[in-house]
Context: one part of a larger RNA
Molecule: small-subunit ribosomal RNA, 3' major domain
Organism: uncultured bacterium
RNA sequence: UGACGGGGGCCCGCACAAGCGGAGGAACAUGUGGUUUAAUUCGAUGAUACGCGAGGAACCUUACCCGGGCUUGAACUAAGAGUGACGAAUCUAGAGAUAGAUUUUUCUUCGGACACUCUUGGAGGUGCUGCAUGGUUGUCGUCAGCUCGUGCCGUGAGGUGUCGGCUUAAGUGCCAUAACGAGCGCAACCCUUUUCCUUGGUUGCCAUCAGGUAAUGCUGGGCACUCCAGGGAUACUGCCAUCGUAAGAUGUGAGGAAGGUGAGGAUGACGUCAAAUCAGCACGGCCCUUACGUCCGGGGCUACACACGUGUUACAGUGGGGGGUACAGAAGGUCGCUACCUGGUGACAGGAUGCUAAUCUCAAAAACCUCUCUCAGUUCGGAUUGGAGUCUGCAACCCGACUCCAUGAAGCUGGAUUCGCUAGUAAUCGCGCAUCAGCCAUGGCGCGGUGAAUACGUUCCCGGGCCU
Numbered sequence: 001u002g003a004c005g006g007g008g009g010c011c012c013g014c015a016c017a018a019g020c021g022g023a024g025g026a027a028c029a030u031g032u033g034g035u036u037u038a039a040u041u042c043g044a045u046g047a048u049a050c051g052c053g054a055g056g057a058a059c060c061u062u063a064c065c066c067g068g069g070c071u072u073g074a075a076c077u078a079a080g081a082g083u084g085a086c087g088a089a090u091c092u093a094g095a096g097a098u099a100g101a102u103u104u105u106u107c108u109u110c111g112g113a114c115a116c117u118c119u120u121g122g123a124g125g126u127g128c129u130g131c132a133u134g135g136u137u138g139u140c141g142u143c144a145g146c147u148c149g150u151g152c153c154g155u156g157a158g159g160u161g162u163c164g165g166c167u168u169a170a171g172u173g174c175c176a177u178a179a180c181g182a183g184c185g186c187a188a189c190c191c192u193u194u195u196c197c198u199u200g201g202u203u204g205c206c207a208u209c210a211g212g213u214a215a216u217g218c219u220g221g222g223c224a225c226u227c228c229a230g231g232g233a234u235a236c237u238g239c240c241a242u243c244g245u246a247a248g249a250u251g252u253g254a255g256g257a258a259g260g261u262g263a264g265g266a267u268g269a270c271g272u273c274a275a276a277u278c279a280g281c282a283c284g285g286c287c288c289u290u291a292c293g294u295c296c297g298g299g300g301c302u303a304c305a306c307a308c309g310u311g312u313u314a315c316a317g318u319g320g321g322g323g324g325u326a327c328a329g330a331a332g333g334u335c336g337c338u339a340c341c342u343g344g345u346g347a348c349a350g351g352a353u354g355c356u357a358a359u360c361u362c363a364a365a366a367a368c369c370u371c372u373c374u375c376a377g378u379u380c381g382g383a384u385u386g387g388a389g390u391c392u393g394c395a396a397c398c399c400g401a402c403u404c405c406a407u408g409a410a411g412c413u414g415g416a417u418u419c420g421c422u423a424g425u426a427a428u429c430g431c432g433c434a435u436c437a438g439c440c441a442u443g444g445c446g447c448g449g450u451g452a453a454u455a456c457g458u459u460c461c462c463g464g465g466c467c468u
Base pairs, nucleotide, nucleotide: 007468008467009466010465011464012463013462015458016457019421020420021419022418023417026313027312028311029310030309031308032307033306034304035303042053043052064299065298066297067296068295069294070293076122077121078120079119080118081117082116083115084114087104088103089102090101091100092099093098106113107112124288125287127286128285129284133282134281135277136276137275138273140271145184146183147182148181149180150179151160152159153158164175165174166173190265191264192263193262195233196232197231198230199229200228201227204223205222206221209220210219211218236259239253240251241250242249243248315414319373320372321371322370323369324368332361333360336355337354340351341350342349343348380411385406386405387404388403389402390401391400427450428449429448430447431446432445433444
């Protein structure tokens, strides 16, 4: 000077408390450990690994294993020499890679281009080292801190400033002051949302006028309204009252769409953990070079006495089932989304139409109305299994999703313990997107519908800040 203390003081945070809903018990999904295996590729491991890298493992991917091949090599490049081929189609052998046969097969300005073969120099490596590195990322933590110049103090390490009083979400400000200033952070500037004004008016809208229909902005017309997308305004403790020197605090305050950072996002200081990543990429060093490179077929990454994490579905009546009926937002769509019709119980199939989209389409569920079930392992729950199918795709055996019929397991609210959340939040309900032929998505990222309870307070648990 720091760090630490079951030392002290002050303060904060869903940290506790007050509440609501979960996890821990069940079945299944998924990840991990372990075990097994020819292989179950590799990495991530307290918080900060474990629905993580992976925003799609049947082949491919794929890095692993077994087997069959190649060695200037699967791809790229330079030079030299040679050839007119390479390729495509068919046939044969083969698991295929590949090999063989037949047919076909270039341009030219004659320099060559293009392709292949041979030779040589480079190749290639998801092999090792994240403790050699760049870049990127997690975490403390969106915590309020971390420093510098000059001056002053100290022999010096260093201190001061940055402390003290008050205040703030904040090293945010005010006052005081051997300090005076400044930088990186804070805040603001950026985006979205909430209100208004203005400009524009199709594919959006329909108040007025007219036409028309079984009905519909359907048509003429219009741009008022809604909405869309450009510009602008608005909120600043500005006003009032009380307290205070001030900064500021308080209020059933006014006004206002919104009130004290309005709400949400993006934004992450100096640094810490030799934190993570050589398998995104790049790169030093080391290692392999008829193999640790590369091509192909098949298998594996999907195994299963077990243990853990994260989720989904439930255990029911605030519910299950049947019938009727209404209302979103944000996205996507031509190798696509598909209205409508027909067939099928259905997944879906066959037609057909619109849309390169504010035009067409995908397209809601909970809610609401009504009938039924009456507390039971049930009309709860849906695992598992049998059968029959649909679709994608060369191909669903290992190892896909979906549909129908049958089957109908555990489970009656979960021990110690533990997690999330303070408002349009929790809870609950559905919808969309990326990846993608299809999909093991119950995951991830978004969107809207319905919509609570509680906070006395800071003694205690955890983490953090300042002073000592």